[in-house]
């Protein structure tokens, strides 16, 4: 980089450095010198693993699923629902040839885990 697959309504410092810029992309919209990114420290979190329990298969092994501990194990995260919207359906509306609102589904995106 692609491919599969789950998850994306929660939850995370009024520390310390740095010094303009920051929220994936487009459009908006926001955050920001009453300081941004990035780096330390701190903090959330149980997805991998790891440990128990129960239940199945099964050879006292292991394998599967569930339900629960644990952040000294490998990621992740710490403004705003993935900030919002980006196509498509279906409903409602106003009215025209388009516009608005719900809902659902999709794409895109991030993150784990596997595979190439």
């Nucleotide at each position: 980089c692609u491919c599969u697959u789950a998850u994306c309504a929660a939850g995370a410092g009024a520390g310390g450095u740095g010094g303009a810029g920051g929220g994936a992309a487009g459009u908006g919209c926001c955050c920001u010198u009453u300081g941004a990114a990035g780096c330390c420290c701190g903090g959330c979190a149980a997805c991998c693993g790891u440990c128990a329990a129960u239940a199945g298969u099964g050879a006292u092994a292991a394998c599967u699923a569930u339900u629960g501990a644990a952040a000294u194990g490998g990621u992740g995260c710490c403004a705003a629902u993935u900030c919002a919207c980006u196509c498509a359906a279906a409903g409602c509306u106003a009215a025209u040839g388009u516009g608005g609102c719900u809902u659902u589904g999709a794409a895109a995106g991030a993150u784990g885990a596997g595979a190439g």